[in-house]
RNA sequence: UCAGAUAAUGGCAAACCUAUUGUGAGAUAGGGACGCAAAGUUACAGAUCCGUAUAUUUUUUACGGAUGGCUGAGCUGCCUGAA
Repeated sequence: UCAGAUAAUGGCAAACCUAUUGUGAGAUAGGGACGCAAAGUUACAGAUCCGUAUAUUUUUUACGGAUGGCUGAGCUGCCUGAA
């Protein structure tokens, strides 16, 4: 650098359930495994969602927030094989 998920006393952990927390989207912890080779990390761009205000008539605009397991991008990194 390229390819990959057989292996590691390997790693992470969706839905759902319980508890706590938040106006909400959600978050945290425990149980639980659908999946993941960056499902490590950063809200930078897009996307989706929530709240407030606004105009309006079901959408616009502004501000604040959520999702990194939606996509792109930045930074970092374990193992196996090949060169």

Predicted 3D model of an 83-nucleotide RNA (c-di-GMP-I-GGC riboswitch aptamer) from Gracilibacillus sp. Its Rfam family is "c-di-GMP-I-GGC riboswitch aptamer". Rfam links the family to the GO term cyclic-di-GMP binding. A reference for the family is Weinberg et al. (2017), "Bioinformatic analysis of riboswitch structures uncovers variant classes with altered ligand specificity", Proc Natl Acad Sci U S A. NCBI's taxonomy places the organism under Bacteria, Bacillota, Bacilli, Caryophanales, Gracilibacillus. Model confidence (mean pLDDT): 78 of 100.